[in-house]
Context: one part of a larger RNA
Molecule: small-subunit ribosomal RNA, 5' domain
Organism: uncultured bacterium
RNA sequence: GAUGAACGCUGGCGGCGUGCUUAACACAUGCAAGUCGAACGGACGCUAUGAGAAAGCUUGCUUUUUUAUAGAUGUUAGUGGCGAAAGGGUGAGUAAUGCGUAAGCAACCUGCCUUAUACAGGGGAAUAACAACGGGAAACCGUUGCUAAUACCGCAUAAUAUCCGGAUAUGGCAUCAUAUUCGGAUCAAAGGAGCAAUCCGGUAUAAGAUGGGCUUGCGUCCGAUUAGUUAGUUGGUGGGGUAAUGGCCUACCAAGACCGCGAUCGGUAGCCGAACUGAGAGGUUGAUCGGCCACAUUGGGACUGAGACACGGCCCAGACUCCUACGGGGGGCAGCAGUGGGGAAUAUUGCACAAUGGACGGAAGUCUGAUGCAGCAACGCCGCGUGAAGGAAGAAGGUUUUCGGAUUGUAAACUUCUUUGAUCAGGGAAGAAUUCAUGACAGUACCUGAGGAACAAGCCACGGCUAACUACGUGCCAGCAGCCGCGGUAAUACGUAGGUGGCAAGCGUUAUCC
Numbered sequence: 001g002a003u004g005a006a007c008g009c010u011g012g013c014g015g016c017g018u019g020c021u022u023a024a025c026a027c028a029u030g031c032a033a034g035u036c037g038a039a040c041g042g043a044c045g046c047u048a049u050g051a052g053a054a055a056g057c058u059u060g061c062u063u064u065u066u067u068a069u070a071g072a073u074g075u076u077a078g079u080g081g082c083g084a085a086a087g088g089g090u091g092a093g094u095a096a097u098g099c100g101u102a103a104g105c106a107a108c109c110u111g112c113c114u115u116a117u118a119c120a121g122g123g124g125a126a127u128a129a130c131a132a133c134g135g136g137a138a139a140c141c142g143u144u145g146c147u148a149a150u151a152c153c154g155c156a157u158a159a160u161a162u163c164c165g166g167a168u169a170u171g172g173c174a175u176c177a178u179a180u181u182c183g184g185a186u187c188a189a190a191g192g193a194g195c196a197a198u199c200c201g202g203u204a205u206a207a208g209a210u211g212g213g214c215u216u217g218c219g220u221c222c223g224a225u226u227a228g229u230u231a232g233u234u235g236g237u238g239g240g241g242u243a244a245u246g247g248c249c250u251a252c253c254a255a256g257a258c259c260g261c262g263a264u265c266g267g268u269a270g271c272c273g274a275a276c277u278g279a280g281a282g283g284u285u286g287a288u289c290g291g292c293c294a295c296a297u298u299g300g301g302a303c304u305g306a307g308a309c310a311c312g313g314c315c316c317a318g319a320c321u322c323c324u325a326c327g328g329g330g331g332g333c334a335g336c337a338g339u340g341g342g343g344a345a346u347a348u349u350g351c352a353c354a355a356u357g358g359a360c361g362g363a364a365g366u367c368u369g370a371u372g373c374a375g376c377a378a379c380g381c382c383g384c385g386u387g388a389a390g391g392a393a394g395a396a397g398g399u400u401u402u403c404g405g406a407u408u409g410u411a412a413a414c415u416u417c418u419u420u421g422a423u424c425a426g427g428g429a430a431g432a433a434u435u436c437a438u439g440a441c442a443g444u445a446c447c448u449g450a451g452g453a454a455c456a457a458g459c460c461a462c463g464g465c466u467a468a469c470u471a472c473g474u475g476c477c478a479g480c481a482g483c484c485g486c487g488g489u490a491a492u493a494c495g496u497a498g499g500u501g502g503c504a505a506g507c508g509u510u511a512u513c514c
Stems, first nucleotide, its partner, number of pairs: 001513003005510005012384006018377002020342001025340003029337003034082003039079002042076004046071012089295003098220008108212002113208007121155001123153002130145006161186011191200003221267003228258003233255008270292004274285004297318005320331004348374001350373003356370001357368004387417004397408004421455001423450005431441001458503005463484003469498005479486002
């Protein structure tokens, strides 16, 4: 000098930040991922019209009810689509399947988005919802019957797609790549809205963009009181698998591979941009913010999908916990709040989608504990205030004294003045893009006025290092102390008082780093 700090004493205001470093301990409760009715069939409502029935009586109207049709009509359990792999959290594991940096892929994938070309013909069979019946305490499930689609499945058409068999040219980095060309085989599609124009979608291919996957070089803590390690191990061939290379897997063959330039083993640890310190070189750290990685109660596994081996998905096993009719079921805060526990120690079960961004939707819009804000905390940095000028009878009081005085001290009183902050009253934003409308923050910031010095100073030190000294008490006691060291009767070192010095809404102490 620094800190995500804590503790002691003290504490006025504002701005901007920051806030479980410990138990990756266990979690009550609420919320954190939905959306689309312009993909689909229903169900329930609403409105209009027609028909039937009942009641009332005003005898042709009102009410109720049943049924049929229609609607740019409302809601939505289900089928379907997209999203849920993002955003948010944590740092347990990991010393290299990581990270940083520099390259490579002639060994790869890429939903949504952009560009371009071409296409969308004609059919089929189901199933949820629903209904009926049944089982179960529940979670939920079974049987039968009906139905729709942008759900599912054949057929047709199709190449610069894929596969097979050839030809030519050029190039390279070994396998090969690119271009032109011949023949054969295989594979597509979906509709919706609108009066319409048209718009939103669908299929195939090529290219781009974005995002990822894989490979390689170099760098990346401590220990030799860890010296040898390794059998899918190292390489080859065939096969399998993958988007793709590869012992990634498998069969066979060979006997290799790493290591004193530190293998293996053990310990510790997420890595970086950066942060702190330092003249620098360097040392230390990896909170907040940003990039990458890993994880989601513990271990394992795959499914779906463009993308996961998936925090708020599925299956199995373990531990824990909850419900149970004992047959069986449910759960996962290292999301935001919050609770218990641990701890020296770390906040509200807040407001809003107004802005920014995201998902879905043609849109209106819905959702969004991301985010924007507010609350708490001197935890940090920065700014401001607690008054200013004059004022000697050098007042009183305190302390001290050689009793003359000295000091507190222009300090106070007193006079003149000011009103920042706080208080009260009036006005009142920008942030809103986009003509109107739309602001959580917020009646906030800010402006104007009122009143009155009024409501706002402490902490540590004073032997030397080190700025700042006397008195009393104590008497190697009580105590102090970072080091040297003080204290045993005149202690500037203990305790108190007065005075002084330093810093100041803080000041000291402790811990850690330079």